[in-house]
Context: one part of a larger RNA
Parts: sequence; C1' cells; structure tokens
RNA sequence: CUGGGCGUAAAGCGCACGCAGGCGGUCUGGUCAGUCUGUGGGGACAGGGCCCGGCUUAACCGGGUCAGGCUCAUGGAAACUGCCAGACUUGAGGGCUUCAGAGGGAUGGGGAAUUCCGGGUGGAGUGGUGAAAUGCGUAGAGAUCCGGAAGAACACCAAAGGCGAAGGCACCAUCCUGGGAAGUUCCUGACGCUCGGGUGCGAAAGCCAGGGGAGCGAACGGGAUUAGAUACCCCGGUAGUCCUGGCCGUAAACGAUGACCACUAGAUGUGCGGGGGAUCGACCCCCUGCGUGUCGCAGUUUACACGCUAAGUGGUCCGCCUGGGGAGUACGGUCGCAAGAUUAAAACUC
Repeated sequence: CUGGGCGUAAAGCGCACGCAGGCGGUCUGGUCAGUCUGUGGGGACAGGGCCCGGCUUAACCGGGUCAGGCUCAUGGAAACUGCCAGACUUGAGGGCUUCAGAGGGAUGGGGAAUUCCGGGUGGAGUGGUGAAAUGCGUAGAGAUCCGGAAGAACACCAAAGGCGAAGGCACCAUCCUGGGAAGUUCCUGACGCUCGGGUGCGAAAGCCAGGGGAGCGAACGGGAUUAGAUACCCCGGUAGUCCUGGCCGUAAACGAUGACCACUAGAUGUGCGGGGGAUCGACCCCCUGCGUGUCGCAGUUUACACGCUAAGUGGUCCGCCUGGGGAGUACGGUCGCAAGAUUAAAACUC
C1' cells in the first nucleotide's frame, strides 16, 4: 500500500455542533500545477526481457545486453482535476403568508386520590394470605361524616397519534424560547456535504452541599414458606425517589441498521399542509408536498427478512471489525470527591 465486511454471525461512536482534512452544482474565458505526449541527460545493486555460461537438469548462481520505475531539462496538448477571472440558479440560506405539535425554560393556578392531624357518630375487630402470622385496635382501631396539613403524580381525552438530534417530553394558564412543514421564482448567488482532534447535550442509578419527604421503597428488622430460604409472599422500614446548585458520562443509550445526496413498480392506513372537483355544511372524490405505519414487484439476503423511511442501485466523508477464552481485564496515561469511566495489551490456553 492492499482485501472482505459491520440489522441478528466480530463490527455504526448514545446524540449533536464543528476547526483542520477529504469531497464538491451549471456555463464561459484564461493559466498549465496535476494529467497526457515528443526530444535529450542521469538512471548503482538486486529484480524484469533477450543472449551466453556454471552446478547431471531445474530451482539457484555468474556474465553480457536492452527496457524501465523515478528524476532533471526542454518543446507541445488543453478534455478532465487544480488555480485565476466573470456569469448563472437547480444545491444551500433568507424574506413574506399560513399551519400543526406532551419540543425546551420560568412563573402562577387546579381537582381526584393516598397518608397524617383535630373533631363527631359508633363499639370490636381490622389488616393480610394459597392458608396464616407478625402488624394495628377498648389508651376506642377499621367503617362513616366534617375540618385541616403535606408531598408526589396528573385518570378520562389517548390513538397503530404528535414533538424532539438523541436522552426524552402529557392537568390548566401566562411569559420567554428552539426546531419543522406548506405556499410564494421576492432576495443572496455554491455561501455546500462529511468530519480525526475538540466542544456541548446525554435515561436510570450513584456522589457533594442545602432543602423536602405523602406514597413507594434497595439495605435492614420481623412474620411466613422450606430440608434450608441470607429469596419469591406478608407486616414494617432507612437511603433513595422530589426541589435548587454542582459532579458522574454510563445503558439491550436498539431500528441491535452512521451522516448526506441521487435514482428505482404498486396497494392501503394515519398526522399536518396546498390545489382542483362535486355538493355548496365542517362531509365525499381526485391530484400533490412533508412526516409516520402495514403489505408487496423488481432487486438484495446463508436464512430470517429488507423492500422510495432499503438491508435495492450508485456517490462523498467519518467510525468500527479481523477465531474463542484470558479481557473490555492488567499496566501506564487522561478524567472523577468517590463509585468508577475512557484509552487498552500480553503470557498462557483451546
């Protein structure tokens, strides 16, 4: 330098932004660096072509000769790449007009339920299970009614539904704010794609400080079960779960499927737009854009399956894999308060 791969066999970074780098739309002119070509010079050894020779041959080796990679000088070509200049609008971005949405942040408000507290009625059980017991209860429980307090989560609507880059997001209102879609040829004029390193976001659990603590509930205690029961079941219950600020940076972070672009039969459902037809009532039919499902032709696939939301056909860029175990471990580095995270072997063994 090169091969084959990455849905499930090993393999797509959890997600995004993005510097360097790589790659880059249409037309015209210029240039000639890359590229192609002519001539000349240098071009060691080995290797290669041809000829000759040495080991009985061959492989191998020795000699001669030629070509040549590469490089320099010089002449030429101008399609492609690069560079310079000019132009363009389809890529990209913007303006305007509309639209949908649990997208994010802050503040305020609401009702149901649970638990607790106070009071009334009442008087023996209640609770729990497969059955029980621990537990609670005559110091009045459970039940029921009235009043009060607190914290957490938001039934129905709700959907195969919607939004977000991913993690994720659901009571209501207000304020602040991100993204997306459609229509419009109004503006800029290639401003683009990808991205090593880097930066940010990142469920749950965990950590630090301060609050909060209703319910639930690791640990823990007790009751059962059992041969035992450090469990499953039951009664309790601390961290935690919640809020603010700061860490952690992981996951079956999954579509186990990187991002972007182009192309390639149909059928049907659904969400949000645009246009047309019909009836003119929001309904119905057709066309069309974006999103999201199901089936399926071609094609792909070992198979399962995928199938315009590709795992099809091509292109650009990045990441990753290279037999099982040892091992995502040791050592070292970096990060972290710690837990640990990340980078990441070898001996040995099958």

A computed fold for a 350-nucleotide part of an RNA from a mine metagenome, annotated as small-subunit ribosomal RNA, central domain. The full RNA is in RNAcentral, with records from SILVA.